Predicted 3D model of a 99-nucleotide RNA (Guanidine-I riboswitch aptamer) from a metagenome. Its Rfam family is "Guanidine-I riboswitch aptamer". Rfam's curators write: This family represents a conserved RNA structure found upstream of the ykkC and yxkD genes in Bacillus subtilis and related genes in other bacteria. Its family is annotated with regulation of gene expression in the Gene Ontology. For this family Rfam cites "Structural basis for guanidine sensing by the ykkC family of riboswitches" (Battaglia et al., RNA, 2017). The sequence is in RNAcentral, with records from Rfam and Ribocentre.
[in-house]
RNA sequence: ACUAAAGGUAGCUAGGGUUCCGACUUAUUUAUAAGUGUCUGGUCCGAGAGCAACCGACUCUUAAAUAGAGUUACACGGAGGGAUAAAAGCCCGGGAGGU
Numbered sequence: 001a002c003u004a005a006a007g008g009u010a011g012c013u014a015g016g017g018u019u020c021c022g023a024c025u026u027a028u029u030u031a032u033a034a035g036u037g038u039c040u041g042g043u044c045c046g047a048g049a050g051c052a053a054c055c056g057a058c059u060c061u062u063a064a065a066u067a068g069a070g071u072u073a074c075a076c077g078g079a080g081g082g083a084u085a086a087a088a089g090c091c092c093g094g095g096a097g098g099u
């Protein structure tokens, strides 16, 4: 200095907040209103550098294949901005920068 299938999908987790539900507080009209995420939670969001699955890609075997075997490595990282109700290991972004 530079390449990549470093691809896609849904699931889950670390993590995240507060629309809804629940919890708590206050008020009263006793089932409603307001407030609290400095509430463990359910719903919810959720990883490039987390998990596991499937699809895909590639290599080999094979006359060939929709069959069989294998590979899909490595990866330190701000500040700031953006979305949603809101925040975040979400998105910008395997970015800037660093080694």
Base pairs, nucleotide, nucleotide: 007055008054009053011051012050015045016044020042021041022039023036024035025034026033027032028031056072057071058070059069060068061067074094076097080092081091082090